[in-house]
Context: one part of a larger RNA
RNA sequence: GCCGGCGAGUUGCUGUUUAUGGCAAGCAUAAGCCCUUUUGGGGUGGAUGCGUAGCGAAAGCGAGUGCGAAUGGCGCGCUAGUCGUAAGGAGCAGACGCGAAACCGUAGUGAUCUAUCCAUGGACAAGAUGAAGCGAGAGUAAAAUCUCGUGAAGGUCUGAACCCACUAAUGUUGAAAAAUUAGGGGAUGAGCUGUGGAUAGGACUGAAAGUGUAAUCAAACUCGGAGAUAUCUCGUUCUCCCCGAAAUAUAUUUAGGUAUAGCGUCGAGACACUACUCUAUGGGGGUAGAGGACAGAAUGGUUGAGGGGGACCACCAUCCUACCAAUUCCAAUCAAACUCCGAAUACCAUAGAGAUUAUCUCGGCAGACAGACCGUGGGGGACAAGCUUCACGGUCGAGAGGGAAAGAGCCCAGACCGCCGAUUAAGGUCCCAAAAUUAUGCUAAGUGGAAAAAGGAAGUGAAGGUGCUAAGACAGCUGGAAUGUUGGCUUAGAAGCAGCCACCAUUUAAAAAGUGCGUAAUAGCUUACCAGUCGAGCACUUUUGCGCCGAAAAUUAACGGGACUCAAGCAUAAUACCGAAGUCGCGGAUUUAACCGGAGAUGCGUCUCUGGUUAAGUGGUAGGGGAGCGUUCUAUACGGAGUGAAGCCGCACCGAGAGGAGCGAGGGCAACCUUUGUGGACUGUAUAGAAGUGAUAAUGCCGGC
Numbered sequence: 001g002c003c004g005g006c007g008a009g010u011u012g013c014u015g016u017u018u019a020u021g022g023c024a025a026g027c028a029u030a031a032g033c034c035c036u037u038u039u040g041g042g043g044u045g046g047a048u049g050c051g052u053a054g055c056g057a058a059a060g061c062g063a064g065u066g067c068g069a070a071u072g073g074c075g076c077g078c079u080a081g082u083c084g085u086a087a088g089g090a091g092c093a094g095a096c097g098c099g100a101a102a103c104c105g106u107a108g109u110g111a112u113c114u115a116u117c118c119a120u121g122g123a124c125a126a127g128a129u130g131a132a133g134c135g136a137g138a139g140u141a142a143a144a145u146c147u148c149g150u151g152a153a154g155g156u157c158u159g160a161a162c163c164c165a166c167u168a169a170u171g172u173u174g175a176a177a178a179a180u181u182a183g184g185g186g187a188u189g190a191g192c193u194g195u196g197g198a199u200a201g202g203a204c205u206g207a208a209a210g211u212g213u214a215a216u217c218a219a220a221c222u223c224g225g226a227g228a229u230a231u232c233u234c235g236u237u238c239u240c241c242c243c244g245a246a247a248u249a250u251a252u253u254u255a256g257g258u259a260u261a262g263c264g265u266c267g268a269g270a271c272a273c274u275a276c277u278c279u280a281u282g283g284g285g286g287u288a289g290a291g292g293a294c295a296g297a298a299u300g301g302u303u304g305a306g307g308g309g310g311a312c313c314a315c316c317a318u319c320c321u322a323c324c325a326a327u328u329c330c331a332a333u334c335a336a337a338c339u340c341c342g343a344a345u346a347c348c349a350u351a352g353a354g355a356u357u358a359u360c361u362c363g364g365c366a367g368a369c370a371g372a373c374c375g376u377g378g379g380g381g382a383c384a385a386g387c388u389u390c391a392c393g394g395u396c397g398a399g400a401g402g403g404a405a406a407g408a409g410c411c412c413a414g415a416c417c418g419c420c421g422a423u424u425a426a427g428g429u430c431c432c433a434a435a436a437u438u439a440u441g442c443u444a445a446g447u448g449g450a451a452a453a454a455g456g457a458a459g460u461g462a463a464g465g466u467g468c469u470a471a472g473a474c475a476g477c478u479g480g481a482a483u484g485u486u487g488g489c490u491u492a493g494a495a496g497c498a499g500c501c502a503c504c505a506u507u508u509a510a511a512a513a514g515u516g517c518g519u520a521a522u523a524g525c526u527u528a529c530c531a532g533u534c535g536a537g538c539a540c541u542u543u544u545g546c547g548c549c550g551a552a553a554a555u556u557a558a559c560g561g562g563a564c565u566c567a568a569g570c571a572u573a574a575u576a577c578c579g580a581a582g583u584c585g586c587g588g589a590u591u592u593a594a595c596c597g598g599a600g601a602u603g604c605g606u607c608u609c610u611g612g613u614u615a616a617g618u619g620g621u622a623g624g625g626g627a628g629c630g631u632u633c634u635a636u637a638c639g640g641a642g643u644g645a646a647g648c649c650g651c652a653c654c655g656a657g658a659g660g661a662g663c664g665a666g667g668g669c670a671a672c673c674u675u676u677g678u679g680g681a682c683u684g685u686a687u688a689g690a691a692g693u694g695a696u697a698a699u700g701c702c703g704g705c
Base pairs, nucleotide, nucleotide: 001705002704003703004702005701006700011093012092013091014090016088017087018086019085020084021083022082023081026050027049028048032044033043034042035041036040054061055060064076065075066074067073096235097234099232103225104224105223107222108221109220115199116198117197118196119195120194121193122192124189126158127157128156129154133150134149135148136147137146138145162186163185164184166183167182168181169180170179201217203213204212238628239627240626241625242624243623248261249260250259251258252257263367264365265364266363267362268361269360270359274358276354277353278352279351280350281349282348283347289341290339291338296334297333299331300330301329306324307323308321309320310319311318371396372395373394374393375392376391377390378389379388380387401412402411403410416588417587418586419585421584422583423582427578428577429576430562431561432560436575438573439572440571441570442569448564455549456548459546460545461544462543463542464541465540466539467538468537476533477532478531479530480529482506483505484504487501488500489499512527516525517524589618590617591616592615593614594613595612596611597610598609599608600607601606629694631691632690633689634688635687636686637685638684639683640682647678648677649664650663651662653660654659665674666673667672
């Protein structure tokens, strides 16, 4: 891991609600006792319990009573219960099952491991160093002291046994639940070690690390309290039918829990011009917008109290000011906490209409109180977030189907079942791949085909505007572009061309007191301007469509792919077609309502069961309600079985499902022949009843492989 078996809302008592049954102003007995066919049944037993009257604190009064001096008024009342049975739910109990870490015990077991201690024993190769003391000599007044010898001290040295465990590698489902290998430290000591003994669980022991106390230690192990408790996690077993949520408010030692309300379901009642939708009418408002009338912010100008600075000044004054600036006025602005104004919606009311629905009250039972994204209006944030927090709506949640390549929350659309029918939605119609190779334009960028700015450009299409133009435009080419004059000033120079001033006149087809280059200054080149040549549009500009650049990311990888260019891209237009579990058609099932029936019961009020037609429904998590299937056992009735029960194996049958039957070999045309699945002793149907009653999941338990 698979398979098989086991495995989780139970039982007792006490309230409560519903259903049903008995009796009913009453109902019921409990213990005990008697009888009996004795896990039981029948009788007796009214003690007692609930009910039959309430109200008031009470006295008390009483279908009333309390409040009050009192009428009125208001509060609470003005008769259906009770005893069984079953079911729902609650409380108390282990209370659906499994699961802690822990806590406690005047229960116990442990010091064969290890810590410390006690008693008694054992072992420590070899080598090195050479303390004190002693002796001799030297030395001294005597000592001290020195030298040599002797001697053999030491938590001394080197290093085996022995003990330890500093480093590295290996090992890491190991050879080993702590080792091996190579090195390392101690090795006469606070040393090592044998045997026996002592100390223990809030205790011991500890050269102290919360270390050790039998592979267990911030409180050992075993048993018990004990099924501790678990607002936590996981699991919780057959079917079908009807309805169907919430992720909010308030409170909470509360925030992943719970309570009450809101939202679901079931039952009973109410039935109204109650709820909902639409239309009309009437309302209040101060939002969006707008405005600047208030008050606030803020820009420029005007005005200029006051101040600063300067001049002048003995003082008082006076003057100037391209500085600051209150105030006045003008212009243009801004606002959630501004308003002279002011919608749309929404809300309230009234009237009418629509509607097989919804609404309200009481009671039983819940679940839920982690929500998610999208659109819109706001707050927070950075006018960030698949961000956060409100409001209104939608979807998902609890929703399948089609589209968006693929996708909870986007678009379309709400799946009772069947059909090799039809028709549409979103979205599509070249091929993959169902359906158009339609029309007219545009695009040349594979733009389309992720998104993108400021800015840039003779890209290209459309619609204009203003000029010039056969008296010849625009572009190109050829020629001219002169004179007074080198204008005046300035300057070393200034001659069209450093700079300042002026910018006239002449000849002309035209030609500036000069557009640029250039020179020291001239010169030179060139332009404006004119003529010729050429021969038809040219120049500038506005709006707009589609494109271009701007445009950088890490595997190839941003049309789904192939491929696509008068498209298979974009815009516009028209007609077809495809396309879903939508809608329609045909058949069937089922729920509810209405109508038409049928049968049974009855206390005559009604209740139960059942058939047909029509209409409307039948997605669904938590959850509520209803109807069933199956398993084991019991009672009663009727059966089956060695002429073969149950079980098992196989099969193309029946039922909407849980499930339920039936059958069982070979041969032969037939008559018929052949010992006819396996198994080997129990078991079925109907009606009731009782439960150890249903397993793909609990890192479930046990077994097998």
The part of an RNA shown here (large-subunit ribosomal RNA, domain II) has 705 nucleotides and comes from a Planctomycetota bacterium. It matches the Rfam family "Bacterial large subunit ribosomal RNA". The sequence was found in a public genome assembly. Model confidence (mean pLDDT): 84 of 100.